Small-subunit ribosomal RNA, 3' major domain from Pseudofulvimonas gallinarii, 477 nucleotides, folded computationally. The full RNA is in RNAcentral, with records from ENA and SILVA. The prediction has a mean pLDDT of 85. Lineage of the source: Bacteria > Pseudomonadati > Pseudomonadota > Gammaproteobacteria > Pseudofulvimonas.
Context: one part of a larger RNA
RNA sequence: UGACGGGGGCCCGCACAAGCGGUGGAGUAUGUGGUUUAAUUCGAUGCAACGCGAAGAACCUUACCUGGCCUUGACAUGUCCGGAAUCCUGCAGAGAUGCGGGAGUGCCUUCGGGAAUCGGAACACAGGUGCUGCAUGGCUGUCGUCAGCUCGUGUCGUGAGAUGUUGGGUUAAGUCCCGCAACGAGCGCAACCCUUGUCCCUAGUUGCCAGCACGUAAUGGUGGGAACUCUAGGGAGACCGCCGGUGACAAACCGGAGGAAGGUGGGGAUGACGUCAAGUCAUCAUGGCCCUUACGGCCAGGGCUACACACGUACUACAAUGGAACGUACAGAGGGUUGCGAUACCGCGAGGUGGAGCCAAUCCCAGAAAACGUUUCUCAGUCCGGAUCGGAGUCUGCAACUCGACUCCGUGAAGUCGGAAUCGCUAGUAAUCGCAGAUCAGAAUGCUGCGGUGAAUACGUUCCCGGGCCUUGUACA
Numbered sequence: 001u002g003a004c005g006g007g008g009g010c011c012c013g014c015a016c017a018a019g020c021g022g023u024g025g026a027g028u029a030u031g032u033g034g035u036u037u038a039a040u041u042c043g044a045u046g047c048a049a050c051g052c053g054a055a056g057a058a059c060c061u062u063a064c065c066u067g068g069c070c071u072u073g074a075c076a077u078g079u080c081c082g083g084a085a086u087c088c089u090g091c092a093g094a095g096a097u098g099c100g101g102g103a104g105u106g107c108c109u110u111c112g113g114g115a116a117u118c119g120g121a122a123c124a125c126a127g128g129u130g131c132u133g134c135a136u137g138g139c140u141g142u143c144g145u146c147a148g149c150u151c152g153u154g155u156c157g158u159g160a161g162a163u164g165u166u167g168g169g170u171u172a173a174g175u176c177c178c179g180c181a182a183c184g185a186g187c188g189c190a191a192c193c194c195u196u197g198u199c200c201c202u203a204g205u206u207g208c209c210a211g212c213a214c215g216u217a218a219u220g221g222u223g224g225g226a227a228c229u230c231u232a233g234g235g236a237g238a239c240c241g242c243c244g245g246u247g248a249c250a251a252a253c254c255g256g257a258g259g260a261a262g263g264u265g266g267g268g269a270u271g272a273c274g275u276c277a278a279g280u281c282a283u284c285a286u287g288g289c290c291c292u293u294a295c296g297g298c299c300a301g302g303g304c305u306a307c308a309c310a311c312g313u314a315c316u317a318c319a320a321u322g323g324a325a326c327g328u329a330c331a332g333a334g335g336g337u338u339g340c341g342a343u344a345c346c347g348c349g350a351g352g353u354g355g356a357g358c359c360a361a362u363c364c365c366a367g368a369a370a371a372c373g374u375u376u377c378u379c380a381g382u383c384c385g386g387a388u389c390g391g392a393g394u395c396u397g398c399a400a401c402u403c404g405a406c407u408c409c410g411u412g413a414a415g416u417c418g419g420a421a422u423c424g425c426u427a428g429u430a431a432u433c434g435c436a437g438a439u440c441a442g443a444a445u446g447c448u449g450c451g452g453u454g455a456a457u458a459c460g461u462u463c464c465c466g467g468g469c470c471u472u473g474u475a476c477a
Base pairs, nucleotide, nucleotide: 001477002476003474004473005472007471008470009469010468011467012466013465015461016460019425020424021423022422023421026316027315028314029313030312031311032310033309034307035306042053043052064302065301066300067299068298069297070296073125077124078123079121080120081119082118083117086103087102088101089100090099091098092097107114108113127291128290130289131288132287136285137284138280139279140278141276143274148187149186150185151184152183153182154163155162156161167178168177169176193268194267195266196265198236199235200234201233202232203231204230208225209224212223213222214221239262242256243255244254245253246252318418322377323376324375325374326373327372334365335364336363339358340357344353345352346351384415389410390409391408392407393406394405395404431453432452433451434450435449436448437447
């Protein structure tokens, strides 16, 4: 100087407390451990691995296994030889591949050849998701959006170093004020950026419809209008600016007015010096090492989907604040030409036939659901719950056996609110309800977004956890 303390002081955070809802019990989905296996590819492992890489494993992907094949190679550059390229097609084979048949001759040219492409030969070489993240770059997690981390000059100290950065107040903040052997400065904080909340201006189609007119069973449907909503550009607005009080006449804090909004208005992006030899050689790049008729390459089938068990994360429930039937409302944000697909018809349904319109404020996906109204069920393993299994189908796709999703009929398991323990959340939040998108032929209870309905509680900081500043002790570095 740090680090640590079941030392002290001050202060913060859904850290506790006060509340609300869960997890831990059940079934299922998914990831992991373990076991099994020819293989169940690899990585991630306290917080910070475990619905993680994977925004989507039937083949492909695919790296794994079994078997069948290739050896200048699937891919790159260079040398030589030959044929333009390309297209159609027969046989064998699981295919890779092997053996054939036919069509076809182009472009430039100094007539030597050249460009592009295919086949062959030999050699330099290719290739490796092989190892090392403890050789590395890059990227990322974490402490932590915590308020810290440093430098120049000066001063003090023999020196390590100190000072500044400590102190008194204050703040979300090393934020600001005052003081001070310090005076300044940098990286962080804040602001500048995006979005949302109010108003004004400009613009008015594909969006809107107050007033006027036309028309309809009905609808901005039509003429028209530019008010309103909205769209998307520009501007205004919030700064403790004003008033009162407290305070050191400071910084600031408390209350009030006005205001759509009040003290950082809400949300996002933004992550200092560093820590964990944290993670990643399997995104990529890369040193070294290793393989080179194989640890490279091609193909078929299988596996990654196994199952006594253990754990994590979710979904669905155990019901009446509910289940069922019928009727009736109200979103936002997205996507669409290899696409979204309306009206209509067929099917109980998944879906099929068909193809209007739309490169989309125009058309479509698209019926939002919870909610509301009426009826029913009357506390039961039930008209709760839906696992499992049998049968019949639909769709995607060369192909649904291993191993897809969905529909219909039947079947109707566990489960009556969950031990010890443990998680999230402070407001348009929790809880609850549906909708969309990426990936994607198909395949979400996951993920990322979007809106609807919409709470309770916070006395307080003694205690648990993490963190900041000062101080003290130390046989620690």